Molecule: Glycine riboswitch aptamer
Organism: Gammaproteobacteria bacterium
Order: sequence, then structure tokens, then C1' cells
RNA sequence: GCGAUCGGCUCUGGAGAGUGGCUGUCGUCGUAAUAGCCCACCGAAGGGGCAAGGCGCUGCGGCGCCGAUCUCUCAGGUUGCAGGACAGAGGGGCGAUCGG
Repeated sequence: GCGAUCGGCUCUGGAGAGUGGCUGUCGUCGUAAUAGCCCACCGAAGGGGCAAGGCGCUGCGGCGCCGAUCUCUCAGGUUGCAGGACAGAGGGGCGAUCGG
């Protein structure tokens, strides 16, 4: 801010798995919440690992980096609320880069 891209911001959509058991606290009609322990699960916050592939270096033997919705479940989650990868829309330009 004239435009584009990326990120952020706003709105919308958004899956999976236990309303698990025991004890305590708060409260107390009850539910819920919360702390600890135990068992069973989920993958789509984040994080780790690798693959296809890519980038850089090289003494050409290799080395380093990026890298998924795959994988691990550390974290998080398993009624609802909240969160939620990702997708769509938006508009003052908020930031960055590029172009004019």
C1' cells in the first nucleotide's frame, strides 16, 4: 500500500478415542471442577523419527540441512465447553519477502 506471496488477525467448517476405576480437596441436593495413582484408548496443537524427494558442500568415499495427513505417542486429548492439523472467506495493510 499499487500489486503478488507467506505469516499473523477476524469469521465459518473441522475428525478420532473411557461421561473408566480408586483416594483426597473444594463444594454439597446433585453434578461438575481439581490433585494423585491405576488400567484401556486417540492423532489433526506442539514435539521426536524416518521415507519419497529436494538443497548445499565434497578429497567423489561421503557429510550436513529441509522434508508428510507416514510413524512414535514425550506432550496433549478420550460427555459438553475449550483446544484442534487442514480448508474456505474477509478486510484496515499488522509484519516479512518480491515485483512495479